[in-house]
C1' cells in the first nucleotide's frame, strides 16, 4: 500500500417556527358523555418486508390408542423450542486465511445410469494373445483365412469397466501364487463425553454409482388462530316487586313456523380414517327484527442496558438500573439555518524512501423501506459509513 476472508456497530444530527397521536399537571365549558386552552413527558425497523419455521397467549377442552400423512436426519451442547444457533468430526473447494454440505441405510428390496461400447451388476469378447486341426501359399524361418478350444494381463469405447504396483507361473493368461499397498471384515491397544482418530494382529483376495429415486431405519408432530377470545349496550317480549297508578328496579332474554332428540343420546370433541372414551339437551330448515356501536385483549415483556463471574462458544448465574409506540381509514410531517455525511477539485505540508496529511471550490442530501397481539430464528432487498482481527501479494527501510 493493493487484492481478499471472518465478525460486529450505525442507518444523520442539532436549533427555531407551525403542525400530528398516547399518556398526563392546572384550569374553562357541560346533567353526563364529550370538547377547548395549557404543562410536562413519550412516539417506527435492520429489516418493521415474506408469512417460511418454532413458540407465548386465547378456545376447542378433562383429552388414549392404531393405521394413515408430515417434518427433521454426523455428534456434543446452547434455548422455552425450532427445520435455529455454537464448537467438532469426516467429505469437498480455495495457495491461504476460510467457505460448501437435503451428512443415517446401496450387504432388505424395486427402479434408473442417455450415447458409444462385446460388456454397465454378479456383465462381457469387438481388435487381439496362445494351443489344436486340417487346407493352402513358400526362399528353410515361417506366412493366410477357415474352424474348434483357452484368455481378460495388452488395446479400444465410456462420466465409470468387477481391485492397484511389481514378481513368480503357464501353451498363452489371471490374486492363481507372492511382497507391498488400497479397501472390506473380524479381534485388541491407545486416544477423544462423542461423531471419530491412530496403531497392530488376522483373513476371504476384493461388493460401481444414485435414495436431492421409490423405499427401509431413528427420532419428533391435536385443531384453529386478536378478524383468537371476552364485557356492556341495542331489540319487540316474559317474570318478580315497589307504587304517588305517571312510573322505578331486579332477574331473564330475539319473535313466529316446521322437522327431529331428551339417557334406547339428536348433535358436538379427540389432524384424515378406525376403535375407543367423553360432553350432551338441544340440534337443524325457512321467514321477520335487533346490532353494524363502546370497551377489554393492548403492551411489564422467555423485556432492554451496564457490571462482574463461568464457558472454546452458542449462552447462562449474580448484583444494579431503566420503562423504550399503542394507532383504529389508521399518528413522526412541512419550512428555514449550521453542522455531519457521500463524489469530485488538490493550493500547501511532511518523509532518507515506499507513501501519507490536506486548504479552497463545485455538485448531491441520503438506499431498501412503515408498526397493528407479541416474541426467538430463518430468507430476500439495500445508499452509504466506522470498528476489530486475519490472509495473500508488491514496494521501501
Nucleotide at each position: 500500500u493493493g487484492a481478499g476472508c471472518g465478525g460486529u456497530c450505525c442507518a444523520g444530527a442539532c436549533g427555531g417556527u407551525c403542525g400530528c397521536g398516547g399518556c398526563u399537571u392546572g384550569g374553562g365549558u357541560u346533567u353526563u358523555c364529550g370538547c377547548c386552552c395549557u404543562u410536562g413527558u413519550c412516539g417506527a425497523g435492520g429489516a418493521a418486508c415474506g408469512u417460511c419455521c418454532g413458540g407465548g397467549c386465547u378456545c376447542c377442552a378433562u383429552a388414549g390408542g392404531g393405521c394413515a400423512g408430515g417434518g427433521u436426519g454426523g455428534u456434543u451442547g446452547c434455548u422455552a423450542a425450532c427445520g435455529g444457533c455454537a464448537a467438532c468430526c469426516c467429505g469437498g473447494g480455495g495457495u491461504g486465511a476460510c467457505c460448501c454440505g437435503c451428512g443415517g441405510g446401496a450387504a432388505a428390496g424395486u427402479g434408473c445410469c442417455a450415447c458409444a461400447g462385446a460388456g454397465a451388476a454378479c456383465a462381457g469378447a469387438c481388435c487381439g494373445c496362445c494351443g489344436c486341426g486340417g487346407c493352402u501359399c513358400u526362399u528353410u524361418g515361417g506366412g493366410g483365412a477357415c474352424g474348434c478350444g483357452g484368455u481378460a494381463a495388452g488395446g479400444g469405447u465410456g462420466a465409470a469397466a468387477c481391485g492397484g504396483u511389481g514378481g513368480u507361473g503357464u501353451a498363452a493368461g489371471a490374486g492363481a501364487c507372492c511382497a507391498c499397498c488400497a479397501g472390506c471384515g473380524u479381534c485388541c491397544c491407545g486416544g477423544g463425553u462423542g461423531a471419530c482418530c491412530g496403531g497392530g494382529a488376522c483373513g476371504g483376495c476384493u461388493u460401481g454409482g444414485u435414495a436431492a429415486a421409490c423405499c427401509c431405519c431413528a427420532c419428533c408432530c391435536g385443531g384453529a388462530g386478536c378478524a383468537a377470545g371476552g364485557u356492556c349496550a341495542a331489540a319487540a317480549g316474559g317474570g318478580g316487586u315497589c307504587u304517588u297508578c305517571g312510573g322505578g328496579c331486579c332477574c331473564u332474554g330475539c319473535g313466529c313456523g316446521g322437522a327431529u332428540g331428551u339417557u334406547c343420546g339428536a348433535g358436538g370433541g379427540c389432524u384424515g380414517c378406525c376403535c375407543g372414551c367423553c360432553c350432551g339437551a338441544g340440534u337443524c330448515c325457512g321467514c321477520g327484527g335487533g346490532u353494524g356501536g363502546a370497551c377489554c385483549g393492548c403492551a411489564c415483556g422467555a423485556g432492554c442496558c451496564c457490571g462482574u463471574c463461568g464457558g472454546c462458544g452458542a449462552c447462562g448465574g449474580c448484583g444494579g438500573g431503566c420503562c423504550c409506540a399503542g394507532a383504529u381509514g389508521g399518528a413522526u410531517g412541512g419550512c428555514c439555518g449550521u453542522c455531519a455525511c457521500c463524489g469530485g477539485u488538490g493550493a500547501g505540508c511532511g518523509g532518507c524512501g515506499a507513501c501519507g496529511c490536506g486548504a479552497u471550490c463545485c455538485g448531491g442530501u441520503c438506499a431498501c423501506a412503515g408498526a397493528a397481539c407479541c416474541c426467538g430464528g430463518c430468507g430476500u432487498a439495500u445508499c452509504g459509513g466506522g470498528c476489530c482481527g486475519c490472509u495473500c501479494g508488491u514496494c521501501c527501510a